Background
Transfer RNA from a Puniceicoccales bacterium, 74 nucleotides, folded computationally.
RNA sequence: CGCAGGCUGGAGCAGCUUGGUAGCUCGUCAGGCUCAUAACCUGAAGGUCGUUGGUUCAAAUCCAACGCCUGCAC
Numbered sequence: 001c002g003c004a005g006g007c008u009g010g011a012g013c014a015g016c017u018u019g020g021u022a023g024c025u026c027g028u029c030a031g032g033c034u035c036a037u038a039a040c041c042u043g044a045a046g047g048u049c050g051u052u053g054g055u056u057c058a059a060a061u062c063c064a065a066c067g068c069c070u071g072c073a074c
C1' cells in the first nucleotide's frame, strides 16, 4: 500500500437496511422506603451521534474526503 468491521451521555450497547420527538442496561445526583446501609421504588442531570463538506424541506441514518481503533492478507 490492499481488504473488512467499528467510532452514538461516565462505561457497555441499540437505533442506520426503510431519512422525520436520540433510546436501553449499568453508573452519578436527588427524593421515598429503612433504626441505618445495601437492595428496591420514583424522578432528574448528562449527547451538538469521530471530523469536515455535499444531497435534501429535513441527516446519527444517504454520498465524498479525512482521522482514530480492531482484524485479515502481504
Stems, first nucleotide, its partner, number of pairs: 002072006010026004020057001028044005050066005

The sequence was found in a public genome assembly. It matches the Rfam family "tRNA". Rfam links the family to the GO term triplet codon-amino acid adaptor activity. Rfam classes the family as a transfer RNA. NCBI's taxonomy places the organism under Bacteria, Pseudomonadati, Verrucomicrobiota, Opitutia, Puniceicoccales.